Bacterial RNase P class A from a Gammaproteobacteria bacterium, 355 nucleotides, folded computationally. The prediction has a mean pLDDT of 76. Rfam family: Bacterial RNase P class A. From the family's description: Ribonuclease P (RNase P) is a ubiquitous endoribonuclease, found in archaea, bacteria and eukarya as well as chloroplasts and mitochondria. Its family is annotated with tRNA processing, dimeric ribonuclease P complex and ribonuclease P activity in the Gene Ontology. RNAcentral holds the sequence, with entries from ENA. The gene name in the source record is rnpB.

Formats: sequence, C1' cells, structure tokens
RNA sequence: AGAGCUGGCCAGGCAAUCGCGGCCUCUUUUACGAGAGGCGGAGGAAAGUCCGGGCUCCGCAGGGUAGAGCGCCAGGUAACGCCUGGGCGGCGUAAGCCGACGGAAAGUGCAACAGAAAACAAACCGCCGAUGGCUUGAAAGAGCACAGGUAAGGGUGAAAUGGUGCGGUAAGAGCGCACCGCGCAGGUGGCAACAUUCUGCGGCAUGGUAAACCCCGCUCGGAGCAAGGCCAAAUAGGGGCGCGACAGGUGUGACCCGCACUGCGCCCGGGUAGGCUGCUUGAGGGAGUUGGUGACAGCUCUCCCAGAUGAAUGAUUGUCCACGACAGAACCCGGCUUAUCGGCCAGCUCUUGCU
Repeated sequence: AGAGCUGGCCAGGCAAUCGCGGCCUCUUUUACGAGAGGCGGAGGAAAGUCCGGGCUCCGCAGGGUAGAGCGCCAGGUAACGCCUGGGCGGCGUAAGCCGACGGAAAGUGCAACAGAAAACAAACCGCCGAUGGCUUGAAAGAGCACAGGUAAGGGUGAAAUGGUGCGGUAAGAGCGCACCGCGCAGGUGGCAACAUUCUGCGGCAUGGUAAACCCCGCUCGGAGCAAGGCCAAAUAGGGGCGCGACAGGUGUGACCCGCACUGCGCCCGGGUAGGCUGCUUGAGGGAGUUGGUGACAGCUCUCCCAGAUGAAUGAUUGUCCACGACAGAACCCGGCUUAUCGGCCAGCUCUUGCU
C1' cells in the first nucleotide's frame, strides 16, 4: 500500500421565527380557563409480535394423560429458544465464520429418477468356469458357457458393505498379512462435553433418514393494560319504605259488558356513556474501581432522560458540509429476527514492497 475479519459508536450540524403536547413556578379567575417564565419532548431498530420475564386478574395449577417447546458441556441471568467460554463437525491460506449438535444395536415407516440390485443387499456388462455337465480327442488336453462362482474392474445413483500394497485363488473376496482407518476395554488429562502421539483386544460387527412416527431427558395453568382499580349522568329495569286504591287510567272494540295491564313520592345498590387511575424511578443511564478469560457481578459517586388518548414531538427561512438511509413511542423490561444513505474508532489476519 492492497485485500479482508471482528467489536464498538454516530445517524446531517448551527441560528432565527411560528407552532404542538407534558411538567413546575408566578399572575389572574368563584370555577373552567387565560397569560408570562423555565425545564425537558422518539429509535437503533420505537418494526415483526417470534421467544423470555415483571405487573394484573381468574384461580391455587399435587399426580397422571394429551398437547406444545427445547436438546453437546460448563457458566451468566429475574428468565429465555438469549449471551459468554469450551468441545465436536463443516468452510476459509489466515484473522474468523456457520451448525435443531440426544438416540438409527426397541419398534414402525420412507427413499422420486436412474440402476441388475436401495437392505434378509444386489449378478446388467465384465471376470472365472477349479467342481459337475456337454462337444472333441486314444490320452494328456482343448473348446462351449448349461449348472454355477465372483463385489477386483465398468456403468447407475445423493447414497452400493473401509483404503493402499503384498500374498492367495479357477476368478475373486479381511480369505491371510503389513500400514492407515474404525470399534471396544483400560489408563492418563479435563468439573464436563471430549481428547489421547499410552496399553491391550477385535478382521471390521446391524447402510441412510428422527425440522418421519417414535424412544429418552428437561420445561410449560389460562388470559392479557381493551389486564385491573376508582368515581359515576340520561333512559330502561331491580330492591326497600311510605302514600293512594277496586275507583281511575291504558289497550282490545263502532259502543257496552267482558278480558289484559297498572299509579305517585323518597331512598338504595348494580351498571352504560363519560371521567380519573394503572403511566413511567427502572432487573434504569453515566463515570470510577474491584473480581472474572468472558458473558456478568459487587461497591462508591452522580443524573432524572417522552408519557399522548383522535392521540404532541412539526413547519418556514438562512448558512455549512461528506447533501442526509430505514423508519415514529402507546404498560414496562431482556433478547432474537428483519429494514437501513453513509461515516468514525479500536483490535486482528493475509499478500506485496522498502528500511
């Protein structure tokens, strides 16, 4: 210098004017309200609502069944399916990245196309045909490829029963042997997952698939701020007390009889509209320090940083630059995932050149 990897941070700046919603103080008003001043007013994802918790109500959730989720080990945490560190496997020259990463020797199922055969493995081409058979020959032998043998070689496939070599054989084959690989047991190291260049044994032993059923282990009560709590009109209905009463009123009907229904006042509670609350001080932010590889935890100091409810957080102008992306809170946190113009900082890797 070039090419990369990881982690963290910022998210147009400044000024003026006019607005919007919150809180505090003062003035004014009986009150509602109005005015003045001050303070602060979206995000790294506020998003998707996919996990985990706080909080609230129902309820008391002990056991079993069903269902759902998770699944290497250790730690962190309020908790998690998150994070950190480690192991194993894969990718990369490397920094580093990715992984639903328990069980296929309990059972059941599945495998398109191709292929002879896809699991009680398999004989299409090829190889052999020692043995038996057939032909020939006096015989030795030669030939045929019928019975059959063969997983070395070819071909198919995502996948075909470990690899290389030597021996062996009719041809072959862990059939035998050496090395490599694999498995089992022990030892050693590690909290563990696991590792092993240690020792011994086994020719090798039963293909793949569990984000197929299933088996094993662990976890899970349900609903959600439209939760929940408080205040409380009008209308209708409910209860109690008092008054009145067989009269009256209303309906049916042309009318009468008949039939059906029932009034007034006060009080009470439930409950609708509406209002208040829950509502933002919290597993909180910043700085320092201690412990830890780290996630994180402890201690000290310091800060208060949106809280709306038809729902505020904006507009205009000037100026500068690198010309500004994705996007907007709605009970609150911890995560994950997805979207995102660009820029800055730190650490690390590889290549090339110079000293």